[in-house]
Context: one part of a larger RNA
RNA sequence: GGAUGAACGCUGGCGGUGUGGAUAAGGCAUGCAAGUCGAACGAACCUUGUCUUUCUGAUCGAUAAAGUAACGUGGAGUAGCAAUACAAUACGAAGCAAUAUUUUGAAGAAGGACGCUGGUUAGUGGCGAACGAGGUAGUAACACGUAGGAAUCUCCCCCUAAGUCGUGAAUAACUCAUCGAAAGAUGGGCUAAUACACGAUGGUCUCGAAAGAGUAAAGUUUUAACGCUUAGGGAAGAGCCUGCGGGAUAUCAGCUAGUUGGUAGUGUAAUGGACUACCAAGGCUAUGACGUCUAGGGGAGGUGAGAGCCUGACCCCCACCGAUGGGACUGAGACACGGCCCAUACACCUACGGGUGGCUGCAGUCGAGAAUCUUCGGCAAUGGGCGAAAGCCUGACCGAGCGACACCGCGUGAUUGAUGAAGCGCUUCGGCGUGUAAAGAUCUUUUAUGAGGGAAGAAGUUUAUUGACGGUACCUCAUGAAUAAGGGGCUCCUAACUCUGUGCCAGCAGGAGCGGUAAUACAGAGGCCCCGAGCGUUAUCC
Numbered sequence: 001g002g003a004u005g006a007a008c009g010c011u012g013g014c015g016g017u018g019u020g021g022a023u024a025a026g027g028c029a030u031g032c033a034a035g036u037c038g039a040a041c042g043a044a045c046c047u048u049g050u051c052u053u054u055c056u057g058a059u060c061g062a063u064a065a066a067g068u069a070a071c072g073u074g075g076a077g078u079a080g081c082a083a084u085a086c087a088a089u090a091c092g093a094a095g096c097a098a099u100a101u102u103u104u105g106a107a108g109a110a111g112g113a114c115g116c117u118g119g120u121u122a123g124u125g126g127c128g129a130a131c132g133a134g135g136u137a138g139u140a141a142c143a144c145g146u147a148g149g150a151a152u153c154u155c156c157c158c159c160u161a162a163g164u165c166g167u168g169a170a171u172a173a174c175u176c177a178u179c180g181a182a183a184g185a186u187g188g189g190c191u192a193a194u195a196c197a198c199g200a201u202g203g204u205c206u207c208g209a210a211a212g213a214g215u216a217a218a219g220u221u222u223u224a225a226c227g228c229u230u231a232g233g234g235a236a237g238a239g240c241c242u243g244c245g246g247g248a249u250a251u252c253a254g255c256u257a258g259u260u261g262g263u264a265g266u267g268u269a270a271u272g273g274a275c276u277a278c279c280a281a282g283g284c285u286a287u288g289a290c291g292u293c294u295a296g297g298g299g300a301g302g303u304g305a306g307a308g309c310c311u312g313a314c315c316c317c318c319a320c321c322g323a324u325g326g327g328a329c330u331g332a333g334a335c336a337c338g339g340c341c342c343a344u345a346c347a348c349c350u351a352c353g354g355g356u357g358g359c360u361g362c363a364g365u366c367g368a369g370a371a372u373c374u375u376c377g378g379c380a381a382u383g384g385g386c387g388a389a390a391g392c393c394u395g396a397c398c399g400a401g402c403g404a405c406a407c408c409g410c411g412u413g414a415u416u417g418a419u420g421a422a423g424c425g426c427u428u429c430g431g432c433g434u435g436u437a438a439a440g441a442u443c444u445u446u447u448a449u450g451a452g453g454g455a456a457g458a459a460g461u462u463u464a465u466u467g468a469c470g471g472u473a474c475c476u477c478a479u480g481a482a483u484a485a486g487g488g489g490c491u492c493c494u495a496a497c498u499c500u501g502u503g504c505c506a507g508c509a510g511g512a513g514c515g516g517u518a519a520u521a522c523a524g525a526g527g528c529c530c531c532g533a534g535c536g537u538u539a540u541c542c
Stems, first nucleotide, its partner, number of pairs: 001542004006538005013410006019403002026366003030363003035127003040124002043121004049114007061102004067096002071092003077086003134321003144245006152238003157234008165199004174189006205214003219226002247293003254284003259281008296318004300311004323344005346357004374400001376399003382396001383394004413443004423434004448479006457469001486531005491512003497526005507514002
């Protein structure tokens, strides 16, 4: 000088792109991180349509009818001289009508049946859950890198060929009963399937000298497909073996009995002491065996002219791990992070009988630490799982948030302005410095704020629809120098000097060293130097 997953001190305007638990693989509250398929299956519930039963009964019509009564007839009687007017009471009576019986039967409620319905789902079944995501504890070895090898397997995908026939017994769900605080469990009964089983056929495969024997399948539906079985090939992936390469230590010198080899077996998808029985006595080692310590390996990263040295954060490939130790089951694939069993430690619930759990997933919390973020939005894109599809799920991912943690970019104004103002500092007291710096004048508007417009990212056979980010980026206009500078240093190494205070004190310091009365080295001030939204210090590497 360069570098860092940095931290600390002082300071801090903006944007973009990256990056952020290096310590306790210490403990974890809470939410989410792996589901999906009704086009495999029985069933339950809801909805809609049709039919039907029961209840309720609006409304229309018919009959009867207590009663009321327009009006008509007759008219006691009253008033008047009379014509006449009024009129009790009696009879008839259109019309209205409580109520009763009966008929029509809208709307509604409850129940049942059916099926082209449609939807939701606990369960059986299929596929996925072995990927993706995280961490580096262990591991000095085929773990990794590189170059080869032979004795193997493969769900899904692609190509080719053949087949897909006949039957059966159960079981969950459901229901009944019982036990338990819970977690859950037990018994009886019923039922379906692409679940399970049996038979037929047999190209292949196995056994066999041959004859021969044995060995497969599953259906669904909207009729156009999707499946299922077998065989061969491909693609891609996985397992196994070997040469070589890359830590420290001899204050580790001898190590080894399944040890080294053979034969026959077992086991495996497959080779092999991988394992077993028997036989032989081998095998490794100063070219470092064995032991101990340390450590994931590589692509790569830092530095350096290079050779080299150091490192293994982010990203990619491989390996290993999933509280600790062990084990197998299922499956094409695991000896399985969010599966099972056992043991251990820890934690939680409990009715004390017994149960439950595993953040080294995303956030978040406590702890330890110099130190490391939001309990955010969305499946719009890319990708993954399931599905015929619509779609559902996806803390992968895409985004936003926080941190000057890093890199890059931008800004904090520009031009002019001399009575070289004031203040401050120095002074030989004449002056000099700060210094065109300020003030003042004239401009500009990056940025900021406000207003208006406003994306690409979007693709799905066509059309239509679909954006978390986000009213974001970007564009236009307006306002107004308006919102924005510090840190370290100045004896020499090393760019940059004077004054005052202090007096081997207080202190400085990377090294040399400085300070004991004129300190350019301590402290303050003025000035200057370097870098600049940073500047210094510490740690580590070249």
Model confidence (mean pLDDT): 83 of 100. The part of an RNA shown here (small-subunit ribosomal RNA, 5' domain) has 542 nucleotides and comes from a bacterium. Rfam family: Bacterial small subunit ribosomal RNA. Gene Ontology terms of the family: ribosome and structural constituent of ribosome.